[in-house]
The part of an RNA shown here (small-subunit ribosomal RNA, 5' domain) has 517 nucleotides and comes from an uncultured bacterium. RNAcentral holds the full RNA, with entries from ENA, Greengenes and SILVA. The prediction has a mean pLDDT of 85. Its Rfam family is "Bacterial small subunit ribosomal RNA". Its family is annotated with structural constituent of ribosome and ribosome in the Gene Ontology.

Context: one part of a larger RNA
RNA sequence: GAUGAACGCUGGCGGCGUGCCUAACACAUGCAAGUCGAACGGAGUUUAUGUAGGAAGUUUUCGGAUGGAAUGUAUAAACUUAGUGGCGGACGGGUGAGUAACGCGUAAGUAAUCAACCUAAAACACACGGAUAACUAAGAGAAAUUUUAGCUAAUACGAGAUAAUCUUUGACAGUAGGGAUAUUAUCAAAGCAAAGCUGAGGCGGUUUUAGACGAGCUUGCGUCUGAUUAGCUAGUUGGUAAGGUAAGAGCUUACCAAGGCGACGAUCAGUAGCCGGCCUGAGAGGGUGAACGGCCACAUUGGGACUGAGACACGGCCCAAACUCCUACGGGAGGCAGCAGUGGGGGAUAUUGCACAAUGGGGGGAACCCUGAUGCAGCAACGCCGCGUGAGUGAAGAAGGCUUUCGAGUCGUAAAGCUCUGUCGUAUGAGAAGAAUAAAUGACUGUAUCAUACAAGAAAGCCCCGGCUAACUACGUGCCAGCAGCCGCGGUAAUACGUAGGGGGCAAGCGUUAUCC
Numbered sequence: 001g002a003u004g005a006a007c008g009c010u011g012g013c014g015g016c017g018u019g020c021c022u023a024a025c026a027c028a029u030g031c032a033a034g035u036c037g038a039a040c041g042g043a044g045u046u047u048a049u050g051u052a053g054g055a056a057g058u059u060u061u062c063g064g065a066u067g068g069a070a071u072g073u074a075u076a077a078a079c080u081u082a083g084u085g086g087c088g089g090a091c092g093g094g095u096g097a098g099u100a101a102c103g104c105g106u107a108a109g110u111a112a113u114c115a116a117c118c119u120a121a122a123a124c125a126c127a128c129g130g131a132u133a134a135c136u137a138a139g140a141g142a143a144a145u146u147u148u149a150g151c152u153a154a155u156a157c158g159a160g161a162u163a164a165u166c167u168u169u170g171a172c173a174g175u176a177g178g179g180a181u182a183u184u185a186u187c188a189a190a191g192c193a194a195a196g197c198u199g200a201g202g203c204g205g206u207u208u209u210a211g212a213c214g215a216g217c218u219u220g221c222g223u224c225u226g227a228u229u230a231g232c233u234a235g236u237u238g239g240u241a242a243g244g245u246a247a248g249a250g251c252u253u254a255c256c257a258a259g260g261c262g263a264c265g266a267u268c269a270g271u272a273g274c275c276g277g278c279c280u281g282a283g284a285g286g287g288u289g290a291a292c293g294g295c296c297a298c299a300u301u302g303g304g305a306c307u308g309a310g311a312c313a314c315g316g317c318c319c320a321a322a323c324u325c326c327u328a329c330g331g332g333a334g335g336c337a338g339c340a341g342u343g344g345g346g347g348a349u350a351u352u353g354c355a356c357a358a359u360g361g362g363g364g365g366a367a368c369c370c371u372g373a374u375g376c377a378g379c380a381a382c383g384c385c386g387c388g389u390g391a392g393u394g395a396a397g398a399a400g401g402c403u404u405u406c407g408a409g410u411c412g413u414a415a416a417g418c419u420c421u422g423u424c425g426u427a428u429g430a431g432a433a434g435a436a437u438a439a440a441u442g443a444c445u446g447u448a449u450c451a452u453a454c455a456a457g458a459a460a461g462c463c464c465c466g467g468c469u470a471a472c473u474a475c476g477u478g479c480c481a482g483c484a485g486c487c488g489c490g491g492u493a494a495u496a497c498g499u500a501g502g503g504g505g506c507a508a509g510c511g512u513u514a515u516c517c
Base pairs, nucleotide, nucleotide: 001516002515003514005513006512007511008510009509012387013386014385015384016383017382018380019379020345025343026342027341029340030339031338034087035086036085039084040083042081043080044079045078046077047076048075049074050073051072052071057066058065059064094298095297096296103223104222105221106220107219108218109217110216113215114214118211119210120209121208122207123206124205126160128158129157135150136149137148138147139146140145166191167190168189169188170187171186173184174183175182176181196203197202224270225269226268231261232260233259236258237257238256239255240254241253242252243251273295274294275293276292277288278287279286280285300321301320302319303318304317323334324333325332326331351377353376354375355374359373360371361370362369363368390420391419392418393417400411401410402409403408425454426453427452428451429450430449434444461506462505463504464503465502466487467486468485472501473500474499475498476497482489483488
């Protein structure tokens, strides 16, 4: 000098930041990923109209007349949504357990690759079928859930047609490359597409090419400590063949060979997420990796795949394990290292807040819906920065305290008094920007800010004073009580302990402790 700090004493305000460093310990409760009815068939609500229907009431000469509700049905319009279907739940948010590794950083390669949504261009969308959820009926179960039979739709599913500059195979010529190969032109054969909706404006669908965003893989170099760890390795190293992948490869398998790594530190053990950065330092360097940004890994522990453009998937699935909960004992349910919050651990770290107004994300043609991302507010002197706790004048140098050589000195222009000001505070009134717009739309918020009034009123402490090191006297104590970072102080005149007066330093903080330079 610095800190994600803590502790002690003290504490007025504002702005901007920051806030479980420990138990990747266990979690009550609420919320954190949905959306589309302009893909689909149902179910339902409301209104209007037609139709069927005929209640209450009114009237009656008791025959009836009148009256039109509930309800059913059809059409139309508007709306709601359990299910099928689509897109999104692979982003955003959290944590740092593991990892000494192509994990990260940097520089390259991919002639070994993928790529939903988006952009541009070219071409196309013909025609057919069988199901199934929802629903209905009958069951099983305490529940979670589930069985059987029947009905139905689609942008769900399947077969057919058409089709290439696509895929596969083959032929031939050129170009590039050291080569393996790549690419271009021409030709032949085989194979592979599609879906509709609409408010008629559009929105979608299929194939191909190119781009953009993104991702996979490979390589050079760099990346902590220990030799009181010296040898390590059988899919191990290489080859052939096959399989596998989007893709190269012992990635996997069979066979063959016997290799591969290592004092330029292999292997083993310990520790650790890496970086941009941050702290320090004149620099070289040393330390560190909170917040913000990039990458990686993980999601109770271990394993596995499914779906998908993308996962081996935090709020998906399956299995095993530990733990917790429900149970009718047959069986089930769960995963805060999301935001709040609870217990526990700890020296120690916040609200079960408001809003989608802005920025951004998902869905939708849109309206809009969702969004604990985010924007804000609350708590904490945890940090940095700014402001205030008054200003001027005022000598009878008041009173009082302390000291004293008893003359006085000092606190000290300090106070009082007088004259002002109003930061801040309180009250009242006005009142934004952030909103992108023609208008409407603000959580923060009646906030910031402004005006007026009031009253110096409500706002200073902490550490130190032997030397280092700025700042001294008195009393008490008497190697006691105590102090102390080092040297050291204290045993009767202690500037070093305790108290007081005075002084020095910093200041809404000041000291101490811990850690780094």